C1' cells in the first nucleotide's frame, strides 16, 4: 500500500414480551335436523367468499311447552422460549377457502421500513356476534437507558431535578487499533 474475510461473549429495564394451553364463559337456543303447512323449480331468478365459465349439490318461508351445535374470538391452572424480546405497514413466494382466471380473506417463511417499554383517554379508524379482546393513529401518565445543565453532600463511577435523543441503543468482559 493494496485485496479479501469477521462484526465476539455475558447482561438490565418490568402488571417485559411471545406461543402452547387445563379450566370457565360467550358465540346461542344461533346454524342444522325432526315433523307439519304453504309456494317455487331443475344445468334455475336457489346455494357452495365476490365477479364471469365450470362441477356438485337441491330449494324458501312460517309454525312446534321439538332437537340442538362447532369453528373463529375470549380467559389463563400450568409449562416453554426470550430482552426488536415483539407489533404493525409494504413488497414477494407458497398452502388454504369445489374448479379455471381475476379479486379478497387467513396461515407461513424471506426482504425493507416503524416503533425503548408499560398504562390510560378518544362508543376515533381497522378486526370481530360483541362499548369484551387484539391492533393502528393522537393525547397524557410512569418507568428504564445515555447525553447535557444546575443544586447537594456521603467527593463517589454518588444523589435529586430539568431538558433532550433512540434499541443498528445501554451496561461489563475479551480481542484489535489508535492516543495520554
Nucleotide at each position: 500500500u493494496c485485496a479479501g474475510u469477521u462484526g465476539g461473549a455475558u447482561g438490565a429495564g418490568g402488571c417485559g414480551c411471545a406461543u402452547c394451553a387445563a379450566u370457565c364463559a360467550u358465540c346461542a337456543g344461533u346454524a342444522g335436523c325432526c315433523a307439519c303447512u304453504u309456494a317455487a323449480u331443475a344445468u334455475a331468478u336457489a346455494g357452495u367468499c365476490u365477479g364471469c365459465g365450470a362441477a356438485c349439490u337441491u330449494u324458501a318461508a312460517g309454525u312446534g311447552u321439538g332437537u340442538g351445535a362447532a369453528a373463529g374470538g375470549g380467559u389463563g391452572c400450568g409449562a416453554u422460549g426470550c430482552c426488536g424480546a415483539a407489533a404493525u405497514g409494504g413488497c414477494c413466494u407458497g398452502c388454504c377457502g369445489u374448479u379455471g382466471c381475476a379479486g379478497c380473506g387467513g396461515c407461513a417463511a424471506g426482504c425493507c421500513a416503524u416503533u425503548g417499554g408499560a398504562u390510560u383517554u378518544g362508543a376515533g379508524g381497522g378486526u370481530u356476534a360483541a362499548g369484551a379482546g387484539c391492533u393502528c393513529c393522537a393525547g397524557a401518565u410512569c418507568u428504564g437507558u445515555c447525553a447535557u445543565u444546575a443544586u447537594u453532600u456521603u467527593u463517589a463511577c454518588a444523589a435529586u431535578a430539568a431538558u433532550g435523543g433512540a434499541g443498528u441503543g445501554c451496561a461489563u468482559c475479551a480481542c484489535u487499533u489508535g492516543u495520554g
The prediction has a mean pLDDT of 75. A computed fold for a 180-nucleotide RNA from Salinicoccus roseus, annotated as Lysine riboswitch aptamer. The RNAcentral record of the sequence draws on Rfam. The organism belongs to Salinicoccus, within Bacteria.